[in-house]
RNA sequence: GCCCCAGUAGCUUAGUAGUAGAGCACCUGACUUGUAAUCAGGAGGUCGGGAGUUCAAAUCUCCCCUGGGGCU
Numbered sequence: 001g002c003c004c005c006a007g008u009a010g011c012u013u014a015g016u017a018g019u020a021g022a023g024c025a026c027c028u029g030a031c032u033u034g035u036a037a038u039c040a041g042g043a044g045g046u047c048g049g050g051a052g053u054u055c056a057a058a059u060c061u062c063c064c065c066u067g068g069g070g071c072u
Stems, first nucleotide, its partner, number of pairs: 001071007010024004018055001026042005048064005
């Protein structure tokens, strides 16, 4: 230098055009002598950045950034 894959909540991730979900973690309450566990509820997302296509984009296209892998 070229090719491929990945980037979504604090962490691990689902979602391949039509309401952004889950598990763990966190907060509050119940339970307990207390803690843990369990149960109920809650908060937390500019979907890596920008532009484009579309009535509508996490999703499709282009450029860039970061990480991983391959070729030379």

Description
A computed fold for a 72-nucleotide RNA from a Candidatus Woesearchaeota archaeon, annotated as transfer RNA. Rfam family: tRNA. Rfam classes the family as a transfer RNA. The organism belongs to Candidatus Woesearchaeota, within Archaea. The RNAcentral record of the sequence draws on ENA.